Notes
Large-subunit ribosomal RNA, domain IV from Pelotomaculum schinkii, 355 nucleotides, folded computationally. It matches the Rfam family "Bacterial large subunit ribosomal RNA". RNAcentral holds the full RNA, with entries from Rfam. Taxonomically the source falls in Pelotomaculum (Bacteria, Bacillati, Clostridia, Eubacteriales).
Context: one part of a larger RNA
RNA sequence: CCCUCGUUAAGGAACUCGGCAAAAUGACCCCGUAACUUCGGGAGAAGGGGUACCCCGUUAGCGUGAAGAACAAACGUUUGGAGCGUGAGGGGGUCGCAGAGAAAAGGCCCAAGCGACUGUUUACCAAAAACACAGGUCCCUGCAAAAUCGCGAGAUGAAGUAUAGGGGCUGACGCCUGCCCGGUGCUGGAAGGUUAAGGGGAGAGGUCAGACUUAAAGUCGAAGCUUUGAACCGAAGCCCCAGUAAACGGCGGCCGUAACUAUAACGGUCCUAAGGUAGCGAAAUUCCUUGUCGGGUAAGUUCCGACCCGCACGAAAGGCGUAACGAUUUGGGCGCUGUCUCAACGAGGGACUCG
Numbered sequence: 001c002c003c004u005c006g007u008u009a010a011g012g013a014a015c016u017c018g019g020c021a022a023a024a025u026g027a028c029c030c031c032g033u034a035a036c037u038u039c040g041g042g043a044g045a046a047g048g049g050g051u052a053c054c055c056c057g058u059u060a061g062c063g064u065g066a067a068g069a070a071c072a073a074a075c076g077u078u079u080g081g082a083g084c085g086u087g088a089g090g091g092g093g094u095c096g097c098a099g100a101g102a103a104a105a106g107g108c109c110c111a112a113g114c115g116a117c118u119g120u121u122u123a124c125c126a127a128a129a130a131c132a133c134a135g136g137u138c139c140c141u142g143c144a145a146a147a148u149c150g151c152g153a154g155a156u157g158a159a160g161u162a163u164a165g166g167g168g169c170u171g172a173c174g175c176c177u178g179c180c181c182g183g184u185g186c187u188g189g190a191a192g193g194u195u196a197a198g199g200g201g202a203g204a205g206g207u208c209a210g211a212c213u214u215a216a217a218g219u220c221g222a223a224g225c226u227u228u229g230a231a232c233c234g235a236a237g238c239c240c241c242a243g244u245a246a247a248c249g250g251c252g253g254c255c256g257u258a259a260c261u262a263u264a265a266c267g268g269u270c271c272u273a274a275g276g277u278a279g280c281g282a283a284a285u286u287c288c289u290u291g292u293c294g295g296g297u298a299a300g301u302u303c304c305g306a307c308c309c310g311c312a313c314g315a316a317a318g319g320c321g322u323a324a325c326g327a328u329u330u331g332g333g334c335g336c337u338g339u340c341u342c343a344a345c346g347a348g349g350g351a352c353u354c355g
Base pairs, nucleotide, nucleotide: 001350002349003348004347005346006345007344008343010341011340014339019336027051028050029049030048031047036041038172052094053093054092055091056090061086062085063084064083068079069078070077071076095099107334108333109332110331111330112329113328114326115325119131120130135170136169137168138167139166140165141164147156148155149154173321174320175319176318178251179250180249183248184247185244186243187242188241189240192239193238194237198233199232203228204227205226206225207224210220211219212218252270253269254268255267256266279313280310291307292306293305294304295303
């Protein structure tokens, strides 16, 4: 010097990103207990007091209930209280610094964010605000169901049947969930346009019996075979017409205006499918920003309450609240302490020296 412990004057978080770590609290009985609340809770809230031993004393009381007695034909019923166990409270006394005498055994409160809750998770750096959840809602599915696995047979769904099964989103509860269907998707529609295979076969080409002209070359060319092939008929889809946002998604700009100023209830204009409603708001979202004001501190980039100028909240990728809950996050306080001012001493084990 290191590790693991113990104690410490005065102070008591001044330490530090942060009370990390440590200290403190701790059992049982009694008293007492706030806001808030879903009336269950919160609550062991908080905050106090008591606790040993001896005697009164076989304490009061409680539990168990023997012998015996009465009745009875009997089974048994009633009575009886011994013994044993348990045992508050009160009075008197005794000892110690200390009586739950050691060990084991909640620190508490206030405010805010997030998530309702109990649960689940990154086996080996993350336990959470992430996942799940009961509840809500939308879509699909009439049973040989939809969906899923498999090439298939087949299987799951389900030995179930729409109060069932599958999928998506949201996530207790309370109050609510606004506007837009132009785009994309889905559902429905079928008049018209477009449209495949297939049907259809007008027409065209090749070949050559033959015919013509013949000096030769050549010209025409039936049937058959063959290569093509127009019109026309022809489904879904797409175009089209509607519906649908707890489907994917979206939810404006400029200018002017009131008898101080400022601001603009009001007006004008352009654009859009429609221009963000309620609620919330410097927020787990605010760049400017340590915004401004108030609170808390002697002093506060954090925190709480407001304001609204929302760079870039906003209503089931839910909005705003919310009792209870949380090894959650943030701020404050009481208690407590070697975290610190500032270090010291002690114990054990290392390091070190010698063997």